[in-house]
Molecule: c-di-GMP-I riboswitch aptamer
Organism: Gammaproteobacteria bacterium
RNA sequence: CGAAUGAACGGGCAAACCUCCUGAAAGGGAGUGACGCAAAGUUACCGGUCUAAGGAAAGAAGUCUUUCUAAGACAGCGGGAUUACCAAA
Numbered sequence: 001c002g003a004a005u006g007a008a009c010g011g012g013c014a015a016a017c018c019u020c021c022u023g024a025a026a027g028g029g030a031g032u033g034a035c036g037c038a039a040a041g042u043u044a045c046c047g048g049u050c051u052a053a054g055g056a057a058a059g060a061a062g063u064c065u066u067u068c069u070a071a072g073a074c075a076g077c078g079g080g081a082u083u084a085c086c087a088a089a
Base pairs, nucleotide, nucleotide: 005087006086012037013036018031019030020029021028022027035076041082042081043080045079046078047077048074049073050072054069055068056067057066058065059064
């Protein structure tokens, strides 16, 4: 110095609830608040999960219901990629 690993120090991030904004929804943003996290930094490449506006099909009856579908979303579901503070064994 690098990799693996994670005791300590300095710290970092911030779940749920609640309030406001946004979105068809899932969700996202901000404030509050801490369940937790050694990458709970970034990234939708792979698997998975969520939603169904639009589209398709069927039924019903006067436009309603059901089913399917992601080009929408989740990085705090897992994997991959990438960046990174500190330092004991």